[in-house]
This is a predicted structure of a 78-nucleotide RNA (c-di-GMP-I riboswitch aptamer) from a Gemmatales bacterium.
Model confidence (mean pLDDT): 90 of 100.
The organism belongs to Gemmatales, within Bacteria.
It was read from a public genome assembly, where an Rfam model found it.
RNA sequence: CCUCGACAAAGGCAAACCCGUCGUAAGGCGGGGACGCAAAGCCAUGGGUCCGGAAACCCGGAUCGCCAGGCUGCCGAA
Numbered sequence: 001c002c003u004c005g006a007c008a009a010a011g012g013c014a015a016a017c018c019c020g021u022c023g024u025a026a027g028g029c030g031g032g033g034a035c036g037c038a039a040a041g042c043c044a045u046g047g048g049u050c051c052g053g054a055a056a057c058c059c060g061g062a063u064c065g066c067c068a069g070g071c072u073g074c075c076g077a078a
Base pairs, nucleotide, nucleotide: 004076005075012037013036017032018031019030020029021028022027035065041071042070043069045068046067047066048063049062050061051060052059053058
């Protein structure tokens, strides 16, 4: 340095739900709260799913804590 992920160490994030707020909605943001997570950090690129508009082809939006992929990162047992 790369792979890998411990009955290690220091920490980190925060599901559902509640309150407030933005949005037609999916959902986002803030506070509380912890189901869990070795990338539950970032990216909407390919699928999937969800929302809106359409007669349809399709168009727009959301979800990275659905999967795959890309980029970056703490520690160092086997």